[in-house]
Context: one part of a larger RNA
Molecule: large-subunit ribosomal RNA, domain II
Organism: Armatimonadia bacterium
RNA sequence: ACCGGCGAGUUAUGAUCUGUAGCAAGGUUAAGCCGUGAACGGCGGAGCCGCAGGGAAACCGAGUCCGAAUAGGGCGGUAUAGUUGCAGGUCAUAGACCCGAAACCAGGCGAUCUACCCAUGGCCAGGGUGAAGCGCAGUUAAACCUGCGUGAAGGCCCGAACCGGUCAGCGUUGAAAAGCUGUCGGAUGAGCUGUGGAUAGCGGUGAAAAGCCAAACGAGCCUGGAGAUAGCUGGUUCUCCCCGAAAUAGCUUUAGGGCUAGCCUCAAGCGUUUAGUCACGGAGGUAGAGCUCUGAAUCGGCUAGGGCCCUUGUCAGGGUACCAACCCGAAACAAACUCCAAAUGCCGUGACUUUAGAGCUUGGGAGUCGGACAGUGGGGGAUAAGCUCCAUUGUCAAAAGGGAAACAACCCAGACCGCCAGCUAAGGUCCCUAAGUCAGACUAAGUGGAAAAGGAUGUGAAGGUGCUGAAACAGCCAGGAGGUUGGCUUAGAAGCAGCCACCCUUAAAAGAGUGCGUAAUAGCUCACUGGUCGAGUGCCUUUGCGCCGAAAAUCCAACGGGGCUCAAGUCUGAUACCGAAGCUGCGGAAGUGAAGCAAUCGCUUUGCUUGGUAGGGGAGCGUUCCGUUUUAGGUUGAAGGUAGACCGCAAGGACUACUGGACGACACGGAAGUGAGGAUGCCGGU
Numbered sequence: 001a002c003c004g005g006c007g008a009g010u011u012a013u014g015a016u017c018u019g020u021a022g023c024a025a026g027g028u029u030a031a032g033c034c035g036u037g038a039a040c041g042g043c044g045g046a047g048c049c050g051c052a053g054g055g056a057a058a059c060c061g062a063g064u065c066c067g068a069a070u071a072g073g074g075c076g077g078u079a080u081a082g083u084u085g086c087a088g089g090u091c092a093u094a095g096a097c098c099c100g101a102a103a104c105c106a107g108g109c110g111a112u113c114u115a116c117c118c119a120u121g122g123c124c125a126g127g128g129u130g131a132a133g134c135g136c137a138g139u140u141a142a143a144c145c146u147g148c149g150u151g152a153a154g155g156c157c158c159g160a161a162c163c164g165g166u167c168a169g170c171g172u173u174g175a176a177a178a179g180c181u182g183u184c185g186g187a188u189g190a191g192c193u194g195u196g197g198a199u200a201g202c203g204g205u206g207a208a209a210a211g212c213c214a215a216a217c218g219a220g221c222c223u224g225g226a227g228a229u230a231g232c233u234g235g236u237u238c239u240c241c242c243c244g245a246a247a248u249a250g251c252u253u254u255a256g257g258g259c260u261a262g263c264c265u266c267a268a269g270c271g272u273u274u275a276g277u278c279a280c281g282g283a284g285g286u287a288g289a290g291c292u293c294u295g296a297a298u299c300g301g302c303u304a305g306g307g308c309c310c311u312u313g314u315c316a317g318g319g320u321a322c323c324a325a326c327c328c329g330a331a332a333c334a335a336a337c338u339c340c341a342a343a344u345g346c347c348g349u350g351a352c353u354u355u356a357g358a359g360c361u362u363g364g365g366a367g368u369c370g371g372a373c374a375g376u377g378g379g380g381g382a383u384a385a386g387c388u389c390c391a392u393u394g395u396c397a398a399a400a401g402g403g404a405a406a407c408a409a410c411c412c413a414g415a416c417c418g419c420c421a422g423c424u425a426a427g428g429u430c431c432c433u434a435a436g437u438c439a440g441a442c443u444a445a446g447u448g449g450a451a452a453a454g455g456a457u458g459u460g461a462a463g464g465u466g467c468u469g470a471a472a473c474a475g476c477c478a479g480g481a482g483g484u485u486g487g488c489u490u491a492g493a494a495g496c497a498g499c500c501a502c503c504c505u506u507a508a509a510a511g512a513g514u515g516c517g518u519a520a521u522a523g524c525u526c527a528c529u530g531g532u533c534g535a536g537u538g539c540c541u542u543u544g545c546g547c548c549g550a551a552a553a554u555c556c557a558a559c560g561g562g563g564c565u566c567a568a569g570u571c572u573g574a575u576a577c578c579g580a581a582g583c584u585g586c587g588g589a590a591g592u593g594a595a596g597c598a599a600u601c602g603c604u605u606u607g608c609u610u611g612g613u614a615g616g617g618g619a620g621c622g623u624u625c626c627g628u629u630u631u632a633g634g635u636u637g638a639a640g641g642u643a644g645a646c647c648g649c650a651a652g653g654a655c656u657a658c659u660g661g662a663c664g665a666c667a668c669g670g671a672a673g674u675g676a677g678g679a680u681g682c683c684g685g686u
Stems, first nucleotide, its partner, number of pairs: 001686006011094013026049003032043004053060002063075004097235002100232001104225006115199001117197007124189001126158003129154001133150006162186003167182004201217001203213003238620006248261005262368002264365007272356001273358001275353008288340001289338002294334002298330004303324001305323002307320004371396010401412003416588004421584003427578003430562003436575007448564001454548002458545010475532005481505003486500003511526001515524002589610009621675001623672006633663001640659005646653002
C1' cells in the first nucleotide's frame, strides 16, 4: 500500500414542542400489596398537573396590588382544556457523536546505566629530565657563594597497557539505536579500575552542560483519579424528493469562540397586506455650480496705516515702479464653506399590472459571525498592490453548460431524464476548427498582435490664408554696388569679438549686412533684383490610421499555432451561416396551484415548477433479533456462494442454472450493538 473484519448522536431522568391514543372540568396513580407470576391482570388516590388571579406577605378574590382615594396605573377576568401514555424533534444534567493532548494529583518501583560519596582490593612497559637535602673541593675571619659528586622530587617530559574522544573520511533502511579507519589528548595523578554499600522524583547527584538519575529528564517510570480537560485538528457509514442560507449588527478578558437580532426551513393562522410601473404629495443638502457667509489665494484700481526720501519748528507739508487693511473691478479654490441645487434613492396615498416558494403573526428546527473578485461612489496608501476599510450592484461561494487558447469571481446563460431533430445568445465563419461572401474606405507599421511625456516634409480627409500666365515655388545663368575700413572700442575690429547708430547715393536690385571664413584684410554665400523655365507653390488649424520613443534574465515566447497585406488587419454598410445543458419539437418522471368528477386512499383536464454547500422538511430501501410462528417452504436440496440480456427513479428486489449441504422466508407489527472509503483509524492477511 491493497484486501477482509471492527469502527462514531446512545442511554437514564427532567423540561418543552409536534403527532397519535385514552379519558375529560377533570386526568393520572407512586411505593407497596394480591394472583403460580421478572413479562400480565387486579388493588393501592398518598402525591402531581389542571379547573383563578393579584400581592414580598398577611390576605383578598373576578378581581387584586400600589395608594388617603370610590383617582390613576400594573397584572388578571370578561373570550375556559386539560391530563396520562406512546412515538418523534430539541434542550438541561450526566464522559453525552467518536478518536487525540501537553499536563496535574495519589500510591508504589528504580542508582545492575549514569552523578557523587563511603568501605575494601587491584593497575600504571620502557625511556628522559635531574629540585631540595647531603658529601667533598675551592673560597671566606666565619658565612654567603662557586664547582664536582651524591640524591631523588614533580597535578615534570617522550611513550605502550589503561582512560579519553581532537580532526578527517566512511557509515546514515549502519556490522553498530553512537560504530569503524587514520590522526590526536592524558598516561604517579584533581589518575584508572573490581567488589560491596549510601543518596529517589514537591527528591537525589552535579569541577554547572538545566548535565545525569536503566537507549527521548526544564522535573523518572508504573498503576490509579480517568472516558482529566481540549472555544482546537481529524473522522462520522443506505436511497430518492421539496425548499435553501450566512460570512452582517450589537455585546462579549471578545476577535478562528459565544449570545440575541438579521438571513433559511417546517407547522398553524391571516389573505394581497408583497413586488413593479405610472400619477400625486412629502422629507433631504450629495453630484454640479457658486463666492453671500467661513477660510485660503491672485491681479488691477481707490486709499487708511506703516516703511523710505525731501522739507521742517516737538505742528504740519510734499514725494514714492516699497509693504498694505477696508472698499470697488476682474478671474479662480474648499471633506469639516453655501446665496443656489439636481438625477437616482427613500416615505406616504391612489390606480393599473403581478399570484410570486409573495407578505404578515405565532410557535418547532437550524446553520451562519474567516468571505472572494468585478463594476460604480469614497476613506487609508504613493489618485501603488491579486493592498486595506466602508457604501451599492453582480457573480463565485453553493453553478454545471458555451465564449475569453488555458483561466472560482469577466461575457452569454441558470443543467428534472432521454433523442444520431430544429432556432438562437455571447463569441465566431482561411487551415488546425463547426460556419462567408458582397460593397465603400483606411493602414504598409506584421501596425493589427503591450506603454507615456515628447519628437517627425509618413499618409488619408476637411477647412483657412498668402504668392501665382502682369510668370509664382524649386533649380540654373548674371548682378549683389558707391560714400565706407560708419562711429566707438581695440594691438587689429574693414558687413560678420563687443557697444551705439542703422543714414544717403547710383540703381532692375543690393542690409552700415544671413551664415561660413581671416590675426585683420581677402575669399565664399544669403537677403534683394534681372534672365531662363512654364503651373502651381508656401504656411496655419481640425481630424482618421500609422512611425520613433521601446532594455531582462533556459529559445522563438507580447496573434493559441500555421499563416495573413484591395487582408485572414481597422472603420462603415448590407446579408447569410455556425454556435450552449438557453428556447423549440417528440417521449417520460416528480413536485405544486386551479377547475371538474368522486367524497377513504384518488381520477381527468390544464397551468407553473424541479442547479445547489451549511441547513430545515418529506417519503422510502436494506441488516440482526422478537411476536403472529413448533408458520409457508426445505436432502425430489434451506441459508450462503458464482453467473445471467428481468423488475424498480434509487437504496434494492425477483427468476433460472451451477455450487453448497441444513435450515428457513413472505406479510403485518415490535426492538435495535442497523448500512463504511476515508479518522497519519484498530486488528488480521498478502